[in-house]
RNA sequence: CUUAUCCAGAGCAGCCGAGUGACAGGCACGUUGACGCUGCAGCAACCGUCCGACCUUUCGGAAAAGGUGCUACUUCCUGCGCCUAUGGAAUAUUUAUAGGCGGAAGAUGAG
Numbered sequence: 001c002u003u004a005u006c007c008a009g010a011g012c013a014g015c016c017g018a019g020u021g022a023c024a025g026g027c028a029c030g031u032u033g034a035c036g037c038u039g040c041a042g043c044a045a046c047c048g049u050c051c052g053a054c055c056u057u058u059c060g061g062a063a064a065a066g067g068u069g070c071u072a073c074u075u076c077c078u079g080c081g082c083c084u085a086u087g088g089a090a091u092a093u094u095u096a097u098a099g100g101c102g103g104a105a106g107a108u109g110a111g
Base pairs, nucleotide, nucleotide: 001111002110003109004108005107006106011040012039013038014037015036019029020028021027023079024078025077026076041071042070043069046067047066049062050061051060052059053058075105080102081101082100083099084098085097086096087095088094089093
């Protein structure tokens, strides 16, 4: 850089000692010890293994040796654009809230 996925799932102990959830605004968690590191455990099924199919840039199924990954809150919510509904203002329009769709950013796997 490209591509797939991101509303599910999964904890205990020891050490450390003040922030953490990418960033911003919120909101939440945290000395009843978060976050991080280590050990064991677990979850899942991206690569890989096996089986079946065959429009071979693939599809479906099984298992979970191996390689990653993950184990608060939907990627915690929002951020940009479009559409819809409701309310206010002052006709064209403009603003607030809610919902839907598509992006951006981020995370993980594979190349």